[in-house]
RNA sequence: GCGGGUGUAGUACAACGGCCAGUAUGCUCGCCUUCCAAGCAAGAGACGGGAGUUCGACUCUCCCCACCCGCA
Numbered sequence: 001g002c003g004g005g006u007g008u009a010g011u012a013c014a015a016c017g018g019c020c021a022g023u024a025u026g027c028u029c030g031c032c033u034u035c036c037a038a039g040c041a042a043g044a045g046a047c048g049g050g051a052g053u054u055c056g057a058c059u060c061u062c063c064c065c066a067c068c069c070g071c072a
């Protein structure tokens, strides 16, 4: 330099052109307990950035950025 892939809560992963964006764990609060842990209940927290297509984009297209793989 060329080609391909990935990017979503603190972390690890889902998802689909129309949802309130889900699960686990972590975090906060409450219950339970003499206390802690465990358990139960509730809550906060996310679509890498920009542009385009579309009635509607996290999802499709393009550019950029970061990381991974291959080729040179």
Stems, first nucleotide, its partner, number of pairs: 001071007010025004018055001027043002030040002048064005
Molecule: transfer RNA
Organism: bacterium G20